[in-house]
């Protein structure tokens, strides 16, 4: 210097003027002197994001009396973290990459399915070519292949060659995948048929680790695929609905009309049982719909010290950083910073222009995913060059 990998930061800054808005104080009005109301005015103080997006996962919180079983749904290596998680950290096994690093993860001998095409055959499946043995036939005919000629389907010439029965899966072919690999012996030819070594698997024993698992030794059959985001099996977990949750005040009229069910109706996904409540559900028609709470002090933020490989945890100190609802945070001026284009007396001065991208809360928090700038920083890997 180039390429790559992992992580972090930021999303311009300051001042003035006018404008919007939460809170506090003043002020105004009322007062039973506790306080209440208003926002015309004055002052102080605060006012969007790294993803606020997606609504994917987990909860906190609220309401519905509940318990057990079956189903349903969800998760899936091991240990740890956390309020919890499918998240994060560390590790184990496998895969990719030269590497830094990245990705995957229960079970296919519990059962049932599926594996197109090609191929003989896609899993107690399998013989197309070939190899071997035996029988039979021929020197012809027929077939296959190459070359030449031209009438483009004929001729000439050359080489090879038949049929049946049995054995075989080592060699060749097909395929993503074909009943372990290499070598030797053996055989008619072959094959774990036998042997040596290797890989894998089962069983036994030992060592290490909390564990997933790893290492070592012995032994045995020699070794029958893949697929579970296929049905399924196993282990563990799991109520529903959601701030338009849920409460309070006010207002309003037609509690008006009808139907079903007492062997009933309702009660937290469905079913069953228990238990609890006494009504429940549906249709037609009419009236009202304003305000307040919930509402932001939190699994909160920042700093220091300690523990831990880490995620994270503990202690101490400091801080309060939106709370709208007709849905607020805007407009403008100047200076500085940054970027681009020039000029010059060049390590600075000066003129002009630009100042972005993805994008804006609505109960809150922790994650995941997606969008964006070819901005800045740190660490690591590989390569080239120089010293």
């Nucleotide at each position: 210097c180039c390429a790559c990998g992992a992580g972090g930061c930021a999303g311009g800054g300051g001042a003035g003027c006018c404008g919007c808005u939460g809170c506090c104080g003043g002020g105004c009005g009322c007062u039973u002197c506790g306080g209440c109301g208003c926002u015309u005015c004055c002052g102080g103080u605060g006012g969007a994001g790294g993803a606020a997006a997606g609504u994917c996962g987990g909860g906190a919180c609220u309401c519905c009396a509940c318990g057990g079983g079956c189903c349903g749904c969800g998760u899936g290596c091991u240990g740890g973290g956390u309020a919890a998680c499918a998240c994060c950290c560390a590790g184990u096994g496998g895969g990719g990459g030269u590497a830094a690093c990245c990705c995957c993860a229960g079970g296919c001998u519990a059962g049932u399915g599926c594996c197109a095409c090609a191929g003989a055959a896609a899993c107690a499946a399998u013989a197309c070519c070939g190899c071997c043995g035996c029988c039979u036939g021929c020197g012809a005919a027929g077939g296959c292949g190459a070359c030449c000629g031209c009438u483009u389907g004929c001729g000439g010439c050359c080489g090879c060659u038949g049929g049946g029965c049995g054995g075989u899966a080592a060699g060749g072919g097909u395929g993503g995948a074909a009943c372990g690999g290499u070598g030797g012996g053996g055989u008619a030819a072959g094959a774990g048929c036998c042997c040596a070594c290797c890989a894998g698997u089962g069983c036994c024993g030992g060592c290490g680790g909390u564990g997933a698992c790893g290492c070592c030794g012995g032994u045995a059959g020699c070794u029958c695929g893949g697929u579970a985001a296929a049905c399924c099996c196993c282990a563990c977990g799991u109520g529903g609905a959601g701030c338009a949750a849920g409460g309070c005040c006010a207002a309003a009229u037609a509690g008006g009309g009808g139907a079903a069910c007492a062997u009933g109706g309702g009660g937290a996904g469905g079913c069953c049982c228990g238990c609890c409540c006494c009504g429940u559900u549906c249709c037609c028609g009419g009236g009202u719909a304003g305000g307040c709470c919930g509402c932001a002090u939190g699994a909160g933020g920042c700093g220091g010290c300690g523990g831990g490989u880490a995620a994270c945890c503990g202690c101490c100190g400091c801080c309060c950083c939106a709370g709208a609802u007709u849905c607020a945070u805007g407009g403008u001026u100047c200076c500085c910073a940054c970027u681009c284009c020039g000029g010059c007396a060049u390590c600075g001065c000066u003129g002009g222009a630009g100042c972005a991208a993805c994008a804006g809360g609505a109960u809150c928090c922790c994650g995941c995913u997606u969008a964006c700038u070819a901005g800045c920083c740190u660490c690591g890997u590989g390569g080239a060059u120089c010293g």